[in-house]
RNA sequence: GUCACUCACAGCCACACCAUGGGUAACCAUGGGCCGGAAAGCCACGGGUCCACGCGAGUGUGGACAGCCGGGUCGCCUGG
Numbered sequence: 001g002u003c004a005c006u007c008a009c010a011g012c013c014a015c016a017c018c019a020u021g022g023g024u025a026a027c028c029a030u031g032g033g034c035c036g037g038a039a040a041g042c043c044a045c046g047g048g049u050c051c052a053c054g055c056g057a058g059u060g061u062g063g064a065c066a067g068c069c070g071g072g073u074c075g076c077c078u079g080g
Base pairs, nucleotide, nucleotide: 002080003079004078012037013036017032018031019030020029021028022027035067041073042072043071045070046069047068048065049064050063051062052061053060054059055058
């Protein structure tokens, strides 16, 4: 430099749920929690799901989800 058949002790992330706060809502932040995760880091680019509003009623606009799938990008352990 490159690859990912296999692997995750320590360390890392943190579902449901609970508390407090924010948001019309989807949902988010912090703390607890620990279902799980090897990109469950980051980016809404394609698809998807969800919310709000509008209308010509299946589409338009705005928003949410990166822990739904794909893609982009930067990486860790271990091994080749």
Molecule: c-di-GMP-I riboswitch aptamer
Organism: Thermodesulfobacteriota bacterium